[in-house]
Annotation:
Transfer RNA from Aeromicrobium panaciterrae, 72 nucleotides, folded computationally. The source organism's lineage runs through Bacteria, Bacillati, Propionibacteriales, Nocardioidaceae and Aeromicrobium. The sequence is in RNAcentral, with records from ENA.
């Protein structure tokens, strides 16, 4: 180049057109403990940008853009 596949907190990673985005490690506070480490109890913070569909988009569709894989 071209066909493909992904993209979600620091990492990981559920949801799947429906109004409030889980969980888990990490982080920070607390309890406990001589200290500490482990428990346990809270806080924290997320749908790559854009645009269209739609009453409603994390979801579908385009298009950037990063990543991976394959062909040449």
């Nucleotide at each position: 180049a071209u066909g493909g596949g992904c993209g979600a907190a620091g990492c990981c990673g559920a949801c799947u057109g429906g109004u409030c985005g889980a969980g888990g490690c990490a982080g920070c506070g607390g309890u406990u403990u001589c200290c500490a480490a482990a428990a346990c109890c809270g806080c924290c913070g997320a749908a790559g940008g854009g645009a269209g569909u739609u009453c409603g988009a994390u979801u579908c569709u385009c298009u950037c853009c990063g990543c991976c894989c394959a062909u040449g």